[in-house]
Context: one part of a larger RNA
RNA sequence: UGACGGGGGCCCGCACAAGCGGUGGAGCAUGUGGUUCAAUUCGACGCAACGCGCAGAACCUUACCUGGGUUAAAUCCACCGGAACCUCCUAGAGAUAGGGGGGUGCCCUUCGGGGAAUCGGUGAGAAGGUGCUGCAUGGCUGUCGUCAGCUCGUGUCGUGAGAUGUUGGGUUAAGUCCCGCAACGAGCGCAACCUCUUUCGUCAGUUGCCAACGGGUAAGCCGGGCACUCUGACGAGACUGCCGACGUUAAGUCGGAGGAAGGUGGGGACGACGUCAAGUCAUCAUGGCCCUUACGCCUAGGGCGACACACGUGCUACAAUGGCCACGACAGAGGGCAGCAAAGCCGUAAGGUGGAGCGAAUCCCAGAAACGUGGUCCAAGUUCGGAUUGUGGGCUGCAACUCGCCCACAUGAAGCCGGAAUCGCUAGUAAUCGCGGAUCAGCCACGCCGCGGUGAAUACGUUCCCGGGCCUUGUACA
Numbered sequence: 001u002g003a004c005g006g007g008g009g010c011c012c013g014c015a016c017a018a019g020c021g022g023u024g025g026a027g028c029a030u031g032u033g034g035u036u037c038a039a040u041u042c043g044a045c046g047c048a049a050c051g052c053g054c055a056g057a058a059c060c061u062u063a064c065c066u067g068g069g070u071u072a073a074a075u076c077c078a079c080c081g082g083a084a085c086c087u088c089c090u091a092g093a094g095a096u097a098g099g100g101g102g103g104u105g106c107c108c109u110u111c112g113g114g115g116a117a118u119c120g121g122u123g124a125g126a127a128g129g130u131g132c133u134g135c136a137u138g139g140c141u142g143u144c145g146u147c148a149g150c151u152c153g154u155g156u157c158g159u160g161a162g163a164u165g166u167u168g169g170g171u172u173a174a175g176u177c178c179c180g181c182a183a184c185g186a187g188c189g190c191a192a193c194c195u196c197u198u199u200c201g202u203c204a205g206u207u208g209c210c211a212a213c214g215g216g217u218a219a220g221c222c223g224g225g226c227a228c229u230c231u232g233a234c235g236a237g238a239c240u241g242c243c244g245a246c247g248u249u250a251a252g253u254c255g256g257a258g259g260a261a262g263g264u265g266g267g268g269a270c271g272a273c274g275u276c277a278a279g280u281c282a283u284c285a286u287g288g289c290c291c292u293u294a295c296g297c298c299u300a301g302g303g304c305g306a307c308a309c310a311c312g313u314g315c316u317a318c319a320a321u322g323g324c325c326a327c328g329a330c331a332g333a334g335g336g337c338a339g340c341a342a343a344g345c346c347g348u349a350a351g352g353u354g355g356a357g358c359g360a361a362u363c364c365c366a367g368a369a370a371c372g373u374g375g376u377c378c379a380a381g382u383u384c385g386g387a388u389u390g391u392g393g394g395c396u397g398c399a400a401c402u403c404g405c406c407c408a409c410a411u412g413a414a415g416c417c418g419g420a421a422u423c424g425c426u427a428g429u430a431a432u433c434g435c436g437g438a439u440c441a442g443c444c445a446c447g448c449c450g451c452g453g454u455g456a457a458u459a460c461g462u463u464c465c466c467g468g469g470c471c472u473u474g475u476a477c478a
Base pairs, nucleotide, nucleotide: 001478002477003475004474005473007472008471009470010469011468012467013466015462016461019425020424021423022422023421026316027315028314029313030312031311032310033309034307035306042053043052064302065301066300067299068298069297070296077123078122079121080120081119085102086101087100088099089098090097091096106115107114108113128291129290131289132288133287137285138284139280140279141278142276144274149188150187151186152185153184154183155164156163157162168179169178170177194268195267196266197265199236200235201234202233203232204231205230208226213223214222215221239262242256243255244254245253246252305444318418322377323376324375325374326373327372328371334365335364336363339358340357344353345352346351384415389410390409391408392407393406394405395404431454432453433452434451435450436449437448
């Protein structure tokens, strides 16, 4: 100087407490351990691995296994053959192997042929490796932690390590600011500049509007108009600016006015010096090592989907603030041309047919659902719950046996609120309800990323648990 302490002081954080909803019990989905297997490819392992890499494993993907086969693709050189290319047959699971037919272009030509481009074959060097090492690395990322810290120059102090500054008094979300001070300044961080959202104005109107007029009705449908809603560009607005109290005449704190909004308004992006030899050689790149008739490459099938078990993350429930039926209402954000697909018709339905319209503020996906009104069920393993299984059917795809999704009928399991323990959340949040998107032929999505609808409770307080910041103290630790 640090680190540590079941030392102290001060102070934060859904850290505890207060409160709401869960997990741990059930069934199923998914990841992991284990076990099994010819293979169940590999990685990730406290927080910070385990719905993680996987934003799409039937083939492909695919890296694994079994069998079959073999030198492929790129570039350059030499030699040989044929323009290219199209097509057929045979064997085979295919990869591949063997054979036949059509076809002749461009430039030069002595009409023999030569050449360019391109294709095939042979040879040589060369390739190739998701093989190993993240304890050789780059890059990228997680984490402490959006925590308030981490340093430097000069000066001063100390023999020196080093200290000072950065400590102290206040204050803040903040090393934020003020005051003081052997320090004076500065840098990386904080904040602000960026973006979304909340209010208003200007400009703009193929969306919106009976707001006013006319026509018309199923409808902003038409004429017409941009006032409103909205869209999107520019601008205004919030700065403790104003008033009062407190405070050290400070920084600032509390209350108030005005205001759509206050005191960083609410989100996002943004992550200091560093820590964990943290993660990744399988995204990529790359040193070294290793394999080169194979640890490379092609291919068919299988596996990654196994199942006595164990754990994580979720979904659906156990019902009456509920289930079912009928009718009625209101979003936002997205996606769409090998695409989204309307009306109509067929089918109980999945779906089929049909193709209007739309490269989309114009058309479509698209009925939002919870909710409201009415009806029904009457406490029951039930009109709760839907697992499992049977049959029939639909769709995608070359192909749904291993191993897809959906529909109908039948079947109706466990489950009556969950031990020890444990998680999330402080407001448009939790809880709850549906909608969209990426990936994608289809989909094992209950995942992930977004969007809006309805919309709470509680915080006395900081003693205790966890993590962290500053000062101080002890130390036989570095």